[in-house]
RNA sequence: AAAUUCUGCCCGCCGGAUCGAUGGGCCCUAAGAGCAACAGAUCCAGGGCAGAAGCGGGGGACCCAGGUGACCGGCGGUUGCUGACGCAGCCGUCUUGGGGUGAAGCCGCUCACGCGGCCGGGCACGACCUCUCGCCCGAACCCGACAGCUCACCUCGUCGGCGUAGGAGAGGCGGACA
Repeated sequence: AAAUUCUGCCCGCCGGAUCGAUGGGCCCUAAGAGCAACAGAUCCAGGGCAGAAGCGGGGGACCCAGGUGACCGGCGGUUGCUGACGCAGCCGUCUUGGGGUGAAGCCGCUCACGCGGCCGGGCACGACCUCUCGCCCGAACCCGACAGCUCACCUCGUCGGCGUAGGAGAGGCGGACA
């Protein structure tokens, strides 16, 4: 941090544990019994696929908001119309307009690097709120000319990155324990 829990199937095993009848091995007997655990069986861990619950996001009416009738990006292909310039539809592609997730914004200064102010986010034992001081963060990605809110409805995500005894104090409120 939304990033948790569960179910089914499959996988390999040069991971772990248990089993110990049978196949195989060792040992041994009159027969048996015994030992280890190679094969095998079960379970756990691990990986993959598919679902469910919970949590998180996007699209999406009336009403409301907004607006006052204009326009609504670039490039390429294609179809139709035109005497031509061009116009319209469809398809593809791009990102400068616009939009989305997120705390990750606004303003000023600087040629730039960067600096400063306001503001936003984080800092175990405490689920939450307020104040003070301290230390940090203020990225990145996505959609593709397009989306206000929005019941029903549709749809997507459930990753990842750090740290190793944790910043501290005051107040409020609550929970647990004694």
c-di-AMP riboswitch aptamer (ydaO/yuaA leader) from a Pseudonocardiales bacterium, 178 nucleotides, folded computationally. The coordinates come from a structure-prediction model, not an experiment, and the mean pLDDT is 79. Lineage of the source: Bacteria > Bacillati > Actinomycetota > Actinomycetes > Pseudonocardiales. It was read from a public genome assembly, where an Rfam model found it.